[in-house]
Molecule: small-subunit ribosomal RNA
Organism: uncultured bacterium
RNA sequence: AGAGUUUGAUCCUGGCUCAGGAUGAACACUGGCGGCGUGCCUAACACAUGCAAGUCGAGCGAAGCACUUAAAAUGGAUUCUUCGGAUGAAGCUUUUUGUGACUGAGCGGCGGACGGGUGAGUAACGCGUGGGCAACCUGCCUUACACAGGGGGAUAACAGUUAGAAAUGACUGCUAAUACCGCAUAAGACCGCAGUACCGCAUGGUACAGCGGCAAAAACUCCGGUGGUGUAAGAUGGGCCCGCGUCUGAUUAGGUAGUUGGUGGGGUAACGGCCCACCAAGCCGACGAUCAGUAGCUGACCUGAGAGGGUGACCGGCCACAUUGGGACUGAGACACGGCCCAGACUCCUACGGGAGGCAGCAGUGGGGAAUAUUGCACAAUGGGGGAAACCCUGAUGCAGCGACGCCGCGUGAGCGAUGAAGUAUUUCGGUAUGUAAAGCUCUAUCAGCAGGGAAGAAAAUGACGGUACCUGACUAAGAAGCCCCGGCUAACUACGUGCCAGCAGCCGCGGUAAUACGUAGGGGGCAAGCGUUAUCCGGAUUUAUUGGGCGUAAAGCGAGUGCAGGCGGUUCAAUAAGUCUGAUGUGAAAGCCUUCGGCUCAACCGGAGAAUUGCAUCAGAAACUGUUGAACUUGAGUGCAGAAGAGGAGAGUGGAACUCCAUGUGUAGCGGUGGAAUGCGUAGAUAUAUGGAAGAACACCAGUAGCGAAGGCGGCUGUCUGGUCAGCAACUGACACUGAGGCUCGAAAGCAUGGGUAGCGAACAGGAUUAGAUACCCUGGUAGUCCAUGCCGUAAACGAUGAGUGCUAGGUGUUGGAGGGUUUCCGCCCUUCAGUGCCGGAGCUAACGCAUUAAGCACUCCGCCUGGGGAGUACGACCGCAAGGUUGAAACUCAAAGGAAUUGUCGGGGGCCCGCACAAGCGGUGGAGCAUGUGGUUUAAUUCGAAGCUACGCGAAGAACCUUACCAGGUCUUGACAUCUUGCGCUAACCUUAGAGAUAAGGCGUUCCCUUCGGGGACGCAAUGACAGGUGGUGCAUGGUCGUCGUCAGCUCGUGUCGUGAGAUGUUGGGUUAAGUCCCGCAACGAGCGCAACCCUUGUUACUAGUUACCAGCAUUAAGUUGGGCACUCUAGUGAGACUGCCGGUGACAAACCGGAGGAAGGUGGGGACGACGUCAGAUCAUCAUGCCCCUUAUGACCUGGGCUACACACGUGCUACAAUGGACGGUACAACGAGUCGCAAGCUCGCGAGAGUAAGCUAAUCUCUUAAAGCCGUUCUCAGUUCGGACUGUAGGCUGCAACUCGCCUACACGAAGUCGGAAUCGCUAGUAAUCGCGGAUCAGCAUGCCGCGGUGAAUACGUUCCCGGGCCUUGCACACACCGCCCGUCA
Repeated sequence: AGAGUUUGAUCCUGGCUCAGGAUGAACACUGGCGGCGUGCCUAACACAUGCAAGUCGAGCGAAGCACUUAAAAUGGAUUCUUCGGAUGAAGCUUUUUGUGACUGAGCGGCGGACGGGUGAGUAACGCGUGGGCAACCUGCCUUACACAGGGGGAUAACAGUUAGAAAUGACUGCUAAUACCGCAUAAGACCGCAGUACCGCAUGGUACAGCGGCAAAAACUCCGGUGGUGUAAGAUGGGCCCGCGUCUGAUUAGGUAGUUGGUGGGGUAACGGCCCACCAAGCCGACGAUCAGUAGCUGACCUGAGAGGGUGACCGGCCACAUUGGGACUGAGACACGGCCCAGACUCCUACGGGAGGCAGCAGUGGGGAAUAUUGCACAAUGGGGGAAACCCUGAUGCAGCGACGCCGCGUGAGCGAUGAAGUAUUUCGGUAUGUAAAGCUCUAUCAGCAGGGAAGAAAAUGACGGUACCUGACUAAGAAGCCCCGGCUAACUACGUGCCAGCAGCCGCGGUAAUACGUAGGGGGCAAGCGUUAUCCGGAUUUAUUGGGCGUAAAGCGAGUGCAGGCGGUUCAAUAAGUCUGAUGUGAAAGCCUUCGGCUCAACCGGAGAAUUGCAUCAGAAACUGUUGAACUUGAGUGCAGAAGAGGAGAGUGGAACUCCAUGUGUAGCGGUGGAAUGCGUAGAUAUAUGGAAGAACACCAGUAGCGAAGGCGGCUGUCUGGUCAGCAACUGACACUGAGGCUCGAAAGCAUGGGUAGCGAACAGGAUUAGAUACCCUGGUAGUCCAUGCCGUAAACGAUGAGUGCUAGGUGUUGGAGGGUUUCCGCCCUUCAGUGCCGGAGCUAACGCAUUAAGCACUCCGCCUGGGGAGUACGACCGCAAGGUUGAAACUCAAAGGAAUUGUCGGGGGCCCGCACAAGCGGUGGAGCAUGUGGUUUAAUUCGAAGCUACGCGAAGAACCUUACCAGGUCUUGACAUCUUGCGCUAACCUUAGAGAUAAGGCGUUCCCUUCGGGGACGCAAUGACAGGUGGUGCAUGGUCGUCGUCAGCUCGUGUCGUGAGAUGUUGGGUUAAGUCCCGCAACGAGCGCAACCCUUGUUACUAGUUACCAGCAUUAAGUUGGGCACUCUAGUGAGACUGCCGGUGACAAACCGGAGGAAGGUGGGGACGACGUCAGAUCAUCAUGCCCCUUAUGACCUGGGCUACACACGUGCUACAAUGGACGGUACAACGAGUCGCAAGCUCGCGAGAGUAAGCUAAUCUCUUAAAGCCGUUCUCAGUUCGGACUGUAGGCUGCAACUCGCCUACACGAAGUCGGAAUCGCUAGUAAUCGCGGAUCAGCAUGCCGCGGUGAAUACGUUCCCGGGCCUUGCACACACCGCCCGUCA
């Protein structure tokens, strides 16, 4: 930083999509370790259980317990004893003193307003930011000063009685205080009164002194202190007010009654309608009030180059909330999460009377959901509450646990190792890849595991974490790799499977039998303890454009004007300082981002310092610009004076032409209408014509890219009223200007309402035509309407598809209206200038087309509008309208395009030019008949297959009785009919016999060949085995080769240059010319290639050479060029010549060329042939051949017999023969050429009516044979008929070929003698030795041609011409086509 996607290609517009980053994420697959973070986004859903706010005995009383002091009583151990007693311990009871780090309540104090959670509500002074309080409060803390005298009465606890299930009370009695209450004292505090000085920002504030009034206190003690009261101040924390900022919707436009303000009160810590009484009628709102929807705000976080956009988890600040709603109490502070009261819902307990509760604290449960953790440890640290303290409490916090949820770090080994192992995949079978990868050898030990040691965190003690971090040792390469992708975008390719199926896909799009896109495998690419997908956000997207877009044709200028608000605004001077600029100060919390330094082994993470925080506020300064104020100016704008043009508007009058109608006359059979007709009108007199009359509407010529108007629009003529514009002059005003959201006005046609009017025209409607139909186009009629008046409607391709205004920026040429000047007798002409209106064109702009002083150029001001196509200018709502409808104006859903301009083709029942047997002019055919042949169809066991408009159909097939043969039936074979390799054998083959339809089987006869180094090898044959053979099986849409066709049409391209943003263009177009892109000229082109032409073959003339088998003039000879002889001629076949628009005349541009002529055998390519550009038709052929892939393998291969390809209601193509006299039949007679021949052509002779048979010479061919050419010519006959035409069909008898003519050959003779008398619609060939007609030869072939390929004989007619049909070429034009008109595409129905 871009990329893909609209097209055949291009440029542009424009949407969609992708690559990046991010996340409190979720899901699929996978998962070694550690550190640091992080974890209910949904149900502010409901909650079991435990814990989360207590503490103080140094405020107080009482109780219990323990110990203790003392006393009393009791007790009676022990000791002594005179046995009488004395002594009197422990224990128990009562009282008392004291101690206690004891216990749990109570009074009292402080704290439960912090900490922790959540984001429901809130669009707000809630938050952020900056200020204000002269309108306020502040417990604990700090500082200063002063003070604490003396009293009083209660009350809980407790005891008793009592209600209740409980919760909870009620009554009586006792008692204490740092609990409560007076009194005293008290100022510089407070209040009141009246002052002085100073100050301020309006109310006011500060200081000072005077008088009067009011209010305090608590004690405890270990004797060190601690606590209390008042006042002043500080610090901290809060309260209130204000400026600015803070989402969407106008399809929410009006809202508001305590509402806005005042006066006076109340209330508060404090101002205030905060509340109240009265008074006034205000206040807010297009600078968006109100209403509706959504939402905690922010530091920041994500993204981005930035400006922005999105977000508001964790951490920090503020706010709000605590089951829902309301309320206050206490207090320094609450209207209070773990306080109170009331109400609601819900849950629980209950003895049914009544009570209890609030996890949005930490864990945890259910539920919801794609989805979010442990009912852990500890107060060791940090912090908080209480306490003098010890200490207690602390789910704040510190830690641990769970989760790859994120970020960061580490590991899963390292070196050597080629035979390139095995396996796997692929293969052209050679190999290649995996791959130094593995194995193997050597080494190491991070992490994990085991063992030992063992912190810092803690200032004296105290460690939850934790035997943790860390260190050391031994130990084994062991325990540790997956996920996605591989058609393009986007790095990475092959095989198999599948066969528009299964599937993939973010976009384009893959898949219909050779899928790098599906699935699997091998290989590869990427990332890596993760990797993909999904969701969301930003980016890319300059695709909402402030930075940084547009509106002629792509989406987009309101139909036009007027004008309030708003925005913007000429020249000069002065002032000011709001905007603007500069500097300073304050603030912009911390964290975060950035820079730098440092601490954990590094990093993530953490710490220190700095920078930044683009903002806000205050102060000082500057004065160019904008603003404001004042003064002036005239050029913008307007007024005035004297002129000008005009279909500008309104209303009144008036004119002629035409149409129609009415009346009358003339007049007679049609008129009218059309492509052609008909409906219609007309003998009841039309049309036509003449005269007169009536009515309505519109104004010919003039008339002009002329005029006027804001636009819509305006057209006979004459008055009346009236708007605007232009030029000239320079008298006046002095910025009065421009634009213009809303508003208002005008606004074609059609339409609506009411009333008139109605000649013509004419929706609807009727009839006639056209047509497959024709609810149309055409015709005949015809109602609304068109016209007038009044009122609505408010839209048009209302267009220059171009908003208005101002200034600037080359020209040329028309035209309208003025002014000035020059010239001019006049007509006029020329120059300058202003205002309009056109054309051409330069710079510039534009995607291009184009625009271009009338801009779409260069700038400024203001308004309107656009943001992919469809849905849709639709729905809903609102407003307007009598209605029709108009204005405003979505969404769901759906597509990957829709679109603009230009390019190349193609196409057009577009245009121009040109060509072709294309038409026309002719000649002969086809289509009708019979037959032949091919095809379709049908039939069949099979009728093998292919060819299908031209370009299939006498085509493959230059020849199906068997064979061919691929088809069918039946019978057979399985390494095979054919090929190669391996092994064994050497028994073979041929011939004969038998069985069989034959293939085949059995038997007989028979007993190999060549080379040799003698080992053997080869050929051939047989047998066996498996590799394989074989396939006319499929795919011509996998192919090669070959061929057809456009088309022997004149085209198709390239290099360099030039033009164009580009596709492309130019060249190749233009003017001529040609059969031709043939040639010439011109030209931003210059050249070149493939085609054209020529070179090749043949034919036409001739020369030379050569004369055998060809020829014979002259000589000789014969029946005969038969022979001698001769190369003169013909001919043969080789080499040459010849023709080139070369010559002449004309036309043309001094060209190319054309026309005419001469000469010549031949003249303008002499005739004919071969030769076929780039390409098109996925044209034809897998059945000529070759070939990829697929398929069959005792069969889809191979062999045999028979059948079929020859069928036959029918349809079509191509031919033959005819229909007759230009003929048929018979007789006579003349003249060719190309060719073929030894498995052959066959003379001659004999036989046969004949086909032919027999015999047989010659010929491997200029020698012999096929081989008599036929039409023709000369005669005879037939005489217009189904015939002496025609010959189908059939019968009989023969011939030939062949193993064999039944299915199914050809020929002959005799007999039979069908249709057919020139062919509908339609259609084919041919322009000269051609058509037509006549015969001859050849290939194939045993035999079989009306077909095919050749040959010669006879031998025409016509072409005015290019309007039309068909095909083609060039130029041009339109196109929404590009699979290219057999296209595309609209609607209805299914």